[in-house]
Context: one part of a larger RNA
C1' cells in the first nucleotide's frame, strides 16, 4: 500500500414523532380613529437581559358575576419576601387610570425631543389653543353702499385596515413567429370614494305581427351570428332552463276619509354571544422498567369523537352524548308605548331644454368608419311638448312598442384582515408559511429593498454525589441513576461519502 473481516470515529441521511404550516365546511364578525387609532419610542417585577402583559394608579387598581386551593406570567431553577376558606392567583363583563410619538391637531423639529401662550386652581397641576368644510353671529379694506378679508361659537372631516365595489386615469413586455392598425387590456399600476357588501334596477326595454314585462348571478344559447392587417385574434343578444323576487317618490292644488309602511328611543320577552355547572360504567392474573398489551370474569352506552397517562384504555383523568347556566354587556327578532312620519279616494291639472336632434372631433357598445343603427361629449348648432316624441341596426312608409333629458329601493351576487367550532385519500423539518425555534429576526444594502440557517435526552432530571488522571471550569476512566449512558446534555435512530485500530493475506 491494496483487499477481507471485526470495532471505532466523523457525518447527520432515514425511520418515527409534532409544537407549525395548507386548504377547506358551518357560522360569526365585516371595521377603528380627535372620548386621540393602527403602529411604535421610553419605562414599569425583590433580579442582569430578553419576550408576554400593563402604563408614573404601570406583570397591575375597581366593580359585578363565575371559580374553589393553592398563588406571585414565559425563557427559568432557586432564594428573599408576601398574598390567599374575611375565597387569593385564575376566566369572563362594566368602568377608572393611559408617559412619549404616531392623522398628530399650540408653535417647531432630524418621530419618541426642543419652546410657548390663555384660563382656574395656585403647592407641583387641570383644561384650551391646528387645519379644512357646513351653518349662526359679530366685525370689516382698497371704496360711498358693498365685497373680500378677519373673529367668534357650534356641528362634521382628517388617519389606518386583507380582499371584494364603484368612478377618474392608464402602461409595456407580449402574440401576430418581423412590425405600424390589432393584441396583452381597460390588465398592471396610481388617484378618489363607499359599503357590508357595492354597482344596478322599475323600460322613451325587448320582441315581431305571438308576446313579455325592473336589476342582479347562473346554466344553455355559442365559441354560434357577428367583428377582425377579414391576420393573430375578439365575440354578443334575444329565447329558454334555474336562484331571488318588490316596487316606490317629486316635479300639486282642492274636498272627503284615514291614521299606513318605514325609522328613532324606551321597555318586556325569546333565542343566541362574551365566564361556567353537571355527566354512566373494572376488577383480578401474566409479561415487562411501567399495562392501556394478553387472559379471565364484568359493566355503561343519547356518551365506541378527541386528547392524555410509564407501550396500544368506552369503562384512569380532561372530556364527549344529553341535560343546565349570567349580576353585566352585547346581537337579533316579536309585541307594546312615545315621537317622527305623511296614506287612502275623487275631481281638475300637470308630467323633467341648451335637452333630444345634426355637424366636426373622440370614445362605448362583440362591432376596428364600416351600409353603421344605439349609448357617452370636447366644439359648434338646437327642435316637439301627447293632434306629440323616442325606438325596433343606414334610410324612408306602414305597423308595434316604449315615454329621455330628477330621484330611491331588500334578496339572489362578490371577499375573507379577524373570531368560534370542525374536517382533510394535504406537508410532516432540504416539506409545509420565508418564519415549528424569541423570524420579516440575524445578516447584506446609501436606499428602495433583499433576506437566512436552525425542531427532538428519558417516563421522570432520577442531569452523573464522591473517587482518580492532568495545566486545566477541557477531556477521560470509575462510582452512581436509569429499561437503557454506544440515551450524558455537540443527547431518539444515526444511512452514506471520508477518516482509523486490531487480525488475516498479498505486494
Nucleotide at each position: 500500500u491494496g483487499c477481507a473481516u471485526a470495532c471505532g470515529g466523523u457525518g447527520g441521511a432515514u425511520g418515527c414523532c409534532u409544537a407549525g404550516g395548507c386548504a377547506g365546511u358551518a357560522a360569526g364578525a365585516g371595521g377603528c380613529g380627535a372620548u386621540g387609532a393602527a403602529g411604535g419610542a421610553c419605562g414599569u417585577g425583590g433580579u442582569a437581559g430578553c419576550c408576554u402583559g400593563c402604563g408614573a394608579a404601570a406583570u397591575g387598581c375597581u366593580u359585578c358575576g363565575g371559580g374553589g386551593a393553592g398563588c406571585u406570567g414565559g425563557c427559568a431553577a432557586a432564594c428573599a419576601a408576601g398574598c390567599u376558606u374575611u375565597g387569593a392567583u385564575c376566566c369572563g363583563g362594566a368602568g377608572a387610570u393611559g408617559u412619549c410619538c404616531g392623522a398628530a391637531u399650540g408653535g417647531g423639529a432630524a418621530a419618541a425631543c426642543c419652546c410657548a401662550c390663555c384660563u382656574c386652581a395656585u403647592u407641583u397641576g387641570a383644561g384650551g389653543u391646528a387645519u379644512c368644510a357646513a351653518u349662526a353671529u359679530c366685525u370689516g379694506a382698497a371704496u360711498a353702499c358693498a365685497u373680500a378679508g378677519g373673529a367668534u361659537a357650534u356641528u362634521g372631516a382628517g388617519g389606518c385596515g386583507a380582499a371584494c365595489c364603484u368612478g377618474g386615469g392608464g402602461a409595456a413586455c407580449u402574440g401576430a413567429a418581423a412590425c405600424a392598425u390589432c393584441u396583452a387590456a381597460g390588465u398592471a399600476c396610481c388617484c378618489a370614494g363607499a359599503g357590508g357588501a357595492a354597482a344596478a334596477g322599475a323600460a322613451a326595454u325587448c320582441a315581431a305581427c305571438c308576446g313579455a314585462g325592473a336589476u342582479u348571478c347562473u346554466g344553455u344559447g355559442a365559441g354560434u351570428a357577428g367583428u377582425g392587417g377579414c391576420g393573430a385574434g375578439c365575440g354578443a343578444a334575444a329565447g329558454c332552463g334555474g336562484a331571488a323576487c318588490a316596487g316606490c317618490c317629486c316635479a300639486g292644488u282642492u274636498a272627503c276619509u284615514a291614521a299606513a309602511a318605514g325609522a328613532a328611543a324606551c321597555a318586556a320577552c325569546a333565542u343566541g354571544u362574551u365566564a361556567g355547572c353537571a355527566g354512566a360504567a373494572u376488577a383480578c392474573g401474566c409479561u415487562g422498567g411501567a399495562a392501556a398489551g394478553c387472559g379471565u370474569a364484568g359493566c355503561c352506552a343519547u356518551a365506541g369523537u378527541a386528547g392524555g397517562u410509564g407501550a396500544u384504555a368506552g369503562u384512569c383523568c380532561u372530556g364527549u352524548a344529553c341535560g343546565c347556566g349570567a349580576a353585566a354587556a352585547u346581537a337579533u327578532g316579536u309585541u307594546g308605548u312615545u315621537u317622527u312620519g305623511g296614506g287612502g279616494u275623487a275631481a281638475c291639472g300637470a308630467a323633467g331644454a341648451g335637452u333630444a336632434g345634426g355637424u366636426c372631433g373622440g370614445g362605448a357598445c362583440a362591432c376596428g368608419a364600416g351600409a353603421a343603427a344605439u349609448c357617452c361629449u370636447g366644439a359648434u348648432u338646437g327642435a316637439a311638448u301627447a293632434u306629440a316624441g323616442g325606438g325596433g341596426g343606414a334610410c324612408c312608409a306602414u305597423c308595434c312598442u316604449c315615454u329621455a333629458a330628477g330621484g330611491c329601493u331588500a334578496a339572489a351576487u362578490a371577499c375573507u384582515c379577524c373570531u368560534u367550532a370542525c374536517u382533510g385519500a394535504c406537508c410532516g423539518a432540504u416539506a409545509g408559511u420565508g418564519a415549528a425555534c424569541c423570524a420579516g429576526u440575524a445578516c447584506c444594502g446609501u436606499g428602495a429593498g433583499g433576506g437566512a440557517a436552525a425542531g427532538g435526552u428519558g417516563a421522570a432530571a432520577a442531569g452523573a454525589a464522591c473517587c482518580c488522571c492532568u495545566g486545566u471550569u477541557a477531556g477521560g476512566g470509575g462510582a452512581g441513576u436509569g429499561a437503557a449512558a454506544u440515551a450524558g446534555a455537540c443527547c431518539c435512530u444515526g444511512a452514506a461519502a471520508c477518516c482509523g485500530u486490531a487480525u488475516g493475506c498479498a505486494u
The part of an RNA shown here (large-subunit ribosomal RNA, domain I) has 507 nucleotides and comes from a marine eukaryotic metagenome. Its Rfam family is "Bacterial large subunit ribosomal RNA". Its mean pLDDT, the model's own confidence on a scale to 100, is 87.